RNAcentral holds the sequence, with entries from ENA and MGnify.
Predicted 3D model of a 73-nucleotide RNA (transfer RNA) from a Patescibacteria group bacterium.
Rfam family: tRNA. The family's RNA type in Rfam is transfer RNA.
Lineage of the source: Bacteria > Bacteria candidate phyla.
[in-house]
RNA sequence: GUCCUCGUGGUGUAAUGGAUAACAUUUUGCGCUUCGGACGCGACGAUUGCAGGUUCGAGUCCUGCCGAGGACA
Numbered sequence: 001g002u003c004c005u006c007g008u009g010g011u012g013u014a015a016u017g018g019a020u021a022a023c024a025u026u027u028u029g030c031g032c033u034u035c036g037g038a039c040g041c042g043a044c045g046a047u048u049g050c051a052g053g054u055u056c057g058a059g060u061c062c063u064g065c066c067g068a069g070g071a072c073a
Stems, first nucleotide, its partner, number of pairs: 001072007010025004018056001027043005049065005
């Protein structure tokens, strides 16, 4: 330099172009318990890397940029 893949809560992952972006874990509140780091029930936490475009509708499709990984040279 060319090409490919990826970027989503603190962390790890889901989500066929369509409803309030879901689950686990962490943190936290309550309950339970002799005790809780176990168990049960809740809560908080994401402007889906950034900026545009397409569309009635974009995490998803297209373009550019940024970042990470890989292949070739």